[in-house]
RNA sequence: AAAGUUAGCUGGACAGCCGCCGCCUUGUCAUGAGGGGGAGGAAAGUCCGGGCUCCAUAGGGCAGAGUGCCAGGUAACGCCUGGGCGGCGUGAGCCGACGGAAAGUGCAACAGAAAGUAUACCGCCUAAGCCCGCAAGGGCCGGUAAGGGUGAAAUGGUGCGGUAAGAGCGCACCGCGUGCUUGGUAACAGGUCACGGCGAUGGAAAACCCCACUCGGAGCAAGACCAAAUAGGGAUCCACUGGCGCGGCCCGCGCUGGAUCCGGGUAGGUCGCUUGAGCGUGCUGGUGACGGUACGCCUAGAGGAAUGGCUGUCCUCGACAGAACCCGGCUUAUAGGCUGACUUUCCAC
Numbered sequence: 001a002a003a004g005u006u007a008g009c010u011g012g013a014c015a016g017c018c019g020c021c022g023c024c025u026u027g028u029c030a031u032g033a034g035g036g037g038g039a040g041g042a043a044a045g046u047c048c049g050g051g052c053u054c055c056a057u058a059g060g061g062c063a064g065a066g067u068g069c070c071a072g073g074u075a076a077c078g079c080c081u082g083g084g085c086g087g088c089g090u091g092a093g094c095c096g097a098c099g100g101a102a103a104g105u106g107c108a109a110c111a112g113a114a115a116g117u118a119u120a121c122c123g124c125c126u127a128a129g130c131c132c133g134c135a136a137g138g139g140c141c142g143g144u145a146a147g148g149g150u151g152a153a154a155u156g157g158u159g160c161g162g163u164a165a166g167a168g169c170g171c172a173c174c175g176c177g178u179g180c181u182u183g184g185u186a187a188c189a190g191g192u193c194a195c196g197g198c199g200a201u202g203g204a205a206a207a208c209c210c211c212a213c214u215c216g217g218a219g220c221a222a223g224a225c226c227a228a229a230u231a232g233g234g235a236u237c238c239a240c241u242g243g244c245g246c247g248g249c250c251c252g253c254g255c256u257g258g259a260u261c262c263g264g265g266u267a268g269g270u271c272g273c274u275u276g277a278g279c280g281u282g283c284u285g286g287u288g289a290c291g292g293u294a295c296g297c298c299u300a301g302a303g304g305a306a307u308g309g310c311u312g313u314c315c316u317c318g319a320c321a322g323a324a325c326c327c328g329g330c331u332u333a334u335a336g337g338c339u340g341a342c343u344u345u346c347c348a349c
Stems, first nucleotide, its partner, number of pairs: 001345010012314007020038002023035005040320001044331002047329005052219004064215005069083005084098001085096004099210002104208002107203001121148002123144003129140004156174006175198001176196004180191004223271004233262006242256005278297008315318001
């Protein structure tokens, strides 16, 4: 210098004027004056996790749903960090539904001899046994899985021995399994160790299933408080000792009038609402995610729902997009610009 990898930051700037939504101070009480604040890294999708609220709930289990290598972080998580294993890349680095198939049931189209109870199409062989033949040889009975072929997948690999031809049939090395042992918290890795010829233990659990762990439901239109008018409910008192009904009468019962009080509840209003697992800086523990501590800061809160418009100057001419209870993540969208660390190749000294 070029090409990359990775961790972050930024997301037009300045000034003036007029508006919009909250807040504070203050003068007057039909309302003025002054001051200060007002979208994002994703406010988005609503996909996970939690706070908060109400309902349900003795405890436990079943069913159902989710998660799934190990350790840690966290309020919690399906998130994050570190590590292991596997894959990709020359490399920095990136990617991963990554528990169990010797508990059981089921599955594998087409092709192929055979797809898990393995098997024999072509090929190879003719030693043993039988038949024919003088013989060469041929046939029968068979043997085999080295080679070919099929398939997504064919039951360890290479070599030597062995054999009629072959085959873990035997041996050596490599691989694999079990045990032991070393390192590591663990996943896992190593071992001049021992044992096992290895059809043990094939694949697939994103088929059922098994194992371990987690999970009650609904959501701020949650929910709480204040509380008219009208209608209805309850209690007490008053009035009529009335009226109506119970076939006439008495008792009794019910309904009916007025006043006061009580409770539920609608309209309406208030709270929930932004001080919070909060932010910044310093120090500090940790590889890191993250934690501890001191000081400082307050940074939208509406309810038809605000954050806009105009003008001037400048530049590289400005992407995706806008809160509605809050927070931690993930995912998705995003013009351009900036910074740190690292990798590969080339060049100069």
A computed fold for a 349-nucleotide RNA from gamma proteobacterium HdN1, annotated as Bacterial RNase P class A.
The organism belongs to Gammaproteobacteria, within Bacteria.
Of the family's consensus pairs, 94% are formed in the model.
Model confidence (mean pLDDT): 76 of 100.